[in-house]
RNA sequence: UCGGCUUAGAGUUUGAUCCUGGCUCAGGACGAACGCUGGCGGCGCGCCUUACGCAUGCAAGUCGUACGACGGGCUUCGGCCCGGAGUGGCAGACGGCUGAGUAACGCGUAGGCAACCUGUCCCACAGUGAGGGAUAACCCAUCGAAAGACGGGCUAAUACCGCAUUCGCUCCUGGGGUGAAACUCCCCAGGAGGAAAGCCGCAAGGCGCUGAGGGAGGGGCCUGCGUCUUAUCAGGUAGUUGGUGAGGUAACGGCUCACCAAGCCGGCGACGAGUAGCUGGUCUGAGAGGACGGCCAGCCAGACGGGGACUGAGACACGGCCCCGACUCCUACGGGAGGCAGCAGCGAGGAAUCUUGGGCAAUGGGCGAAAGCCUGACCCAGCGACGCCGCGUGAGGGAUGAAGGCCUUCGGGUCGUAAACCUCUUUUGUGAGGGAAGAAGUUCUGACGGUACCUCACGAAUAAGCCACGGCUAACUACGUGCCAGCAGCCGCGGUAAUACGUAGGUGGCGAGCGUUGUCCGGAUUUACUGGGCGUAAAGGGCUUGUAGGCGGUUCGUUAAGUCCGGUGUGAAAUCUCCCGGCUCAACUGGGAGGGGUCAUCGGAUACUGGCGGACUACAGGGGGGUAGAGGAAGGUGGAAUUCCCGGUGUUCGGUGAAAUGCAUAUAUAUCGAGAGGAACACCAGUGGCGAAGGCGGCCUUUCUGGCCCGAUACUGACGCUGAGACGCGAAAGCGUGGGGAGCAAACAGGAUUAGAUACCCUGGUAGUCCACGCCGUAAACGAUGGGCACUAGGUGUAGGAGGUAUUGAAUCCUUCUGUGCCGAAGCUAACGCAUUAAGUGCCCCGCCUGGGGAGUACGGCCGCAAGGCUAAAACUCAAAGGAAUUGACGGGGGCCCGCACAAGCGGUGGAGCAUGUGGUUUAAUUCGAUGCAACGCGAAGAACCUUACCUGGGCUUGACAUCCCCGGACAGUCCUGGAAACAGGAUCUUCCCCUUCGGGGGACUGGGUGACAGGUGCUGCAUGGCUGUCGUCAGCUCGUGUCGUGAGAUGUUGGGUUAGGUCCCGCAACGAGCGCAACCCUUGUCCUUAUUUGCCAGCAUUGAGUUGGGCACUAUAAGGAUACUGCCGGUGUUAAGCCGGAGGAAGGUGGGGAUGACGUCAAGUCCUCAUGGCCUUUAUGCCCAGGGCUACACACGUGCUACAAUGGCCGGUACAAAGGGUCGCAAUCUCGCGAGAGGGAGCUAACCUCAAAAAGCCGGUCCCAGUUCGGAUUGGAGUCUGCAACUCGACUCCAUGAAGGUGGAAUCGCUAGUAAUCGUGGAUCAGCAUGCCACGGUGAAUACGUUCCCGGGCCUUGUACACACCGCCCGUCACACCAUGAGAGCUGACUGUACCAGAAGUCGCUGGGCUAACCCCUCGGGGAGGUAGGCGCCUAAGGUAUGGUUGGUAAUUGGGGUGAAGUCGUAACAAGGUAACC
Repeated sequence: UCGGCUUAGAGUUUGAUCCUGGCUCAGGACGAACGCUGGCGGCGCGCCUUACGCAUGCAAGUCGUACGACGGGCUUCGGCCCGGAGUGGCAGACGGCUGAGUAACGCGUAGGCAACCUGUCCCACAGUGAGGGAUAACCCAUCGAAAGACGGGCUAAUACCGCAUUCGCUCCUGGGGUGAAACUCCCCAGGAGGAAAGCCGCAAGGCGCUGAGGGAGGGGCCUGCGUCUUAUCAGGUAGUUGGUGAGGUAACGGCUCACCAAGCCGGCGACGAGUAGCUGGUCUGAGAGGACGGCCAGCCAGACGGGGACUGAGACACGGCCCCGACUCCUACGGGAGGCAGCAGCGAGGAAUCUUGGGCAAUGGGCGAAAGCCUGACCCAGCGACGCCGCGUGAGGGAUGAAGGCCUUCGGGUCGUAAACCUCUUUUGUGAGGGAAGAAGUUCUGACGGUACCUCACGAAUAAGCCACGGCUAACUACGUGCCAGCAGCCGCGGUAAUACGUAGGUGGCGAGCGUUGUCCGGAUUUACUGGGCGUAAAGGGCUUGUAGGCGGUUCGUUAAGUCCGGUGUGAAAUCUCCCGGCUCAACUGGGAGGGGUCAUCGGAUACUGGCGGACUACAGGGGGGUAGAGGAAGGUGGAAUUCCCGGUGUUCGGUGAAAUGCAUAUAUAUCGAGAGGAACACCAGUGGCGAAGGCGGCCUUUCUGGCCCGAUACUGACGCUGAGACGCGAAAGCGUGGGGAGCAAACAGGAUUAGAUACCCUGGUAGUCCACGCCGUAAACGAUGGGCACUAGGUGUAGGAGGUAUUGAAUCCUUCUGUGCCGAAGCUAACGCAUUAAGUGCCCCGCCUGGGGAGUACGGCCGCAAGGCUAAAACUCAAAGGAAUUGACGGGGGCCCGCACAAGCGGUGGAGCAUGUGGUUUAAUUCGAUGCAACGCGAAGAACCUUACCUGGGCUUGACAUCCCCGGACAGUCCUGGAAACAGGAUCUUCCCCUUCGGGGGACUGGGUGACAGGUGCUGCAUGGCUGUCGUCAGCUCGUGUCGUGAGAUGUUGGGUUAGGUCCCGCAACGAGCGCAACCCUUGUCCUUAUUUGCCAGCAUUGAGUUGGGCACUAUAAGGAUACUGCCGGUGUUAAGCCGGAGGAAGGUGGGGAUGACGUCAAGUCCUCAUGGCCUUUAUGCCCAGGGCUACACACGUGCUACAAUGGCCGGUACAAAGGGUCGCAAUCUCGCGAGAGGGAGCUAACCUCAAAAAGCCGGUCCCAGUUCGGAUUGGAGUCUGCAACUCGACUCCAUGAAGGUGGAAUCGCUAGUAAUCGUGGAUCAGCAUGCCACGGUGAAUACGUUCCCGGGCCUUGUACACACCGCCCGUCACACCAUGAGAGCUGACUGUACCAGAAGUCGCUGGGCUAACCCCUCGGGGAGGUAGGCGCCUAAGGUAUGGUUGGUAAUUGGGGUGAAGUCGUAACAAGGUAACC
């Protein structure tokens, strides 16, 4: 300078938050498989499972220029050519396949061999002389089914064997050299030994052969380093470790053997077990890593299982041999044959993996002199979307936005320029014509292949699917379904409006593919080297001492191991990255470069670390002085108390929430005196002291003993820190032996409590607690915080020591060291919190953690007398389990406060009869709703019909009602018949309005018709609006900005006062604001003004009478205004807000009452007021009608009325309201009736008339405590009124009847003043029908000490495992079902150890009397040397016997565990969880 690269998160625990933490997803990859779909081409890849078994064919032969015989053909008879069996040579050790075994020098990497081999090939040197004896083939004969075997005879060689010759070869001897090192290598000298083959050619020559040297390439052996899991494998080892000697090998070596020694390996993991071929590389990843090792390439290993050697340069040999075994096949049953983990192919297994193809044209290999032959190596083709890459299924125009589908708010939208239609093109396809490169080697030679490619013709023609659409995650609606069917990767969807199931339309994504499944990496900093943690989330060992190990102060020198720099070598090719090139591009492929090691080696540097040597004193140790202390061990000793025993006094104890058991009448408890015995040590005593921890407490007592601290400072000179294993200590309980035993006290007994009470409480009481010795070895052994060193603001206590100042001295004050507390800065932390005693900042060492449950469990091992401890899993299961903090809610937590909440009072309910509502029951129906408070005299302010929704029966079907269309007609009314009516039939009557060009048109009404539609008190109040109830007229609920907090959130709104009140004041990181509170509104209480009829009347006149004149003062009416604000005074309070008292005032601290109901809660109530989505119904779930029912009645409950009487009943007389209503009405006077009422009707559309009498009260009388002159139910009779109609089923009246009831159990309601209580009056609804409801006035009390308790509520605080929020959560047994698992008499497999038996083939050794061509001797008979069959021996595979170990499967039974729907029993935990919880 250039180039390349450069890190992504999300869902899910909660009401919400932050953190921890797991699970899951998005990405990439694949030798894949499965589902749906499928046009073409190129390049790759294709049994991952049974190293399971294999039919058939092929995969290793070749050479006649090594040799003889034989056969065939040709011949010019000279010979030539061809063939195959055999001898011989070379090759069958390569190539091809597979991955079983192997955890190993097997592989990788770097080296070594002074310890080695090497056919063919290359280079250079020397040689190749002369002989001999056999034997296949062949012939003859024999045996055998076959495979094959055997005997006799003939023959050749480059087959075999002596001899000769020879070096640089080998051996022996001597000398020298190189080198770190030499019997071994090199050089020199001497001695001994050892070779050969020929063939072709006319020849030249070529190919061979022999010895020796060198090279290349190949191999063998050795070494350093690297190379999976497991310690629940901790000790292993007998050729084991080494030596000497020998044997063996190409070669070193216990490789083998004899002897000798007793070593060797191991916590840096031996031995064992499991798993696995290793590598280049591949996938992933930002990288570091992790996972993998298919194709291709290197190495290794294997060839049916096991063993063995032979041959050879090379093998212990895939397509060779021998043996054992299993299996298959042939057989004449005597015997034989075989090995696809070569290429195809078959069977089997499996989710799954191809053609019994072509060719040697190319590349490569074997043989050959060559031609050539062989080659399932290889090159090609075939099958398979298995993968990667490329191409296509058309392009342009085309709106009426066609038809059709889907949706729809019915307007429309969308599929959609999409299609049709017009124009164009022809990749692909089909047909035709041409037609390669690949051939190297001038000729010849192409499997692929008439292929690639080129040209022409034809014609949009032949070619699109798959998945998804709730969030993550890109893409939405409709219908169906109704916790069903189903989906699902996680969270989770589905119980009638499902964007989550199924289908459709639409949309998104990818595209000849798309999804699914499986696996790996990633995300996962979730094993953290890069790059995590351990106070409370998982995690500090209970504590000390200390071994190995790790780490280590200052300084000088040296070294150069670590470290750093440079060079060299190597890190194969392929792969990867970059650059350039070839197939039209790409995939693919060619060339070049780069990168890659904890490597080796050489040289250099020396700061740091290490090694070695020297020095130092700040670490550490330490002689001498001093102090404090419940430090430890053993002994001595003291007083108080409990208990017991003895004696005295004395009579009732003890215990509890309350009791009882118990003790005591032979005198307990209490009290006094004396005694015994054991245990523990009040006060002092203290977040005081000591100790490593556990722990340690009478004594100014004795002995022994450990450690700390302080001051001054000789001395040593890094002696230090930590500490895996290891040794030791180690509360309580427990165990063993022996003592001891007062109190206390598991177990146990009794008494209580309770539904139960194997508990809590009480009375007793044994182990134990105490001592000695020995075990156990655990605790919430906690500061839940390992140890050491250093550094980093302070303040304030306290304990021990030292110094200084001051002082007569002490106290005090200041400084400092050590220990122990509190508060706090920075910093850290998820927060809480920690903070010089760190949880801050760093360094060193150790221990520990990796989701919850299963489980600190099982199995195994170790320890223990036992109890048990230590170590420590898995299957299975869950989508969380957790920490801290937040807001609520809750508490049999706390504080403060309020309310007719309690208390204090008055009156009721609950008992009676009746009324009324409800439940229940009944019924054809008893319509429906309301259901704790907050349903039940509620919807209903009024069910005889109607209402009415219910039942029975009779009818109607465009409908009782709305809109539109067509036809006709006014409609209505009246009458008759049938009928229960609805209705049906008939008759009668009648002839609407507007315009008009007089034809008609329009409209209202009505009859008929058609279809759209009407209708539904049918369902869903859990789809909704609206309205309402309730907490609650409680004082609260929020927001903006700011501030604090990572955040939820907090602050404000808390605090101190105060209030009816979040009312106000003060304070305050808050400052303001909103909805609530209050006020404004209505009414009532006082006054004023105005007005004065229908109201009123002081004075005047008048009357029976405010009746009339008159008047408007008063009352009243109704409009406006005034008044009250803690304004004034005193006290108090903080000088405030306010509170208390007082004055004035009609009224005083909100004057009384009403209206008014914050944010929200209860899926509260209402689809039957109304409105409304969806669903359902349509000759009925709609509509009309009659009758019935809603009024039933063994019962139960709520709300009321009337009573039970004398404060009363009855009779007579008499007084005083308010607020209302009235023309479809209220109705006076009058008449009749005992009465309800009737007749009649003045007046009144109302301050006018009327309902209307108010009643209690007051006066007088009577009754005399009685089921009554109380009470009025019930029943009989007679009536009145309303109404079409009072039977079911109205109200009222009169006469008669005269029930229960004598003040109401447990329990429970209302009310704080004009209130309760009591008395009557009116109104709504309504034809009629209130004891209900709403309203009105009359008379008119009692009590409130107070806030402990009950209920409800507000604020603050606290705890929480609750958040559906305590009607919460939640534990364990038992029962049932399923699942995995431990134990288990055993049974059964696999692997393996040890001992022994037996022992094939085979090597080796010994023997070898049988047999024996080559050489030697020979008298030719033979002998010798040598060899060999056979025999024997060592070793040894399979096999067998016995006994162990490891690891599976299975088992009657059994143990716990997990999961499961609403099962059973209790209530353990979470709040003080009702006995604080826990270890």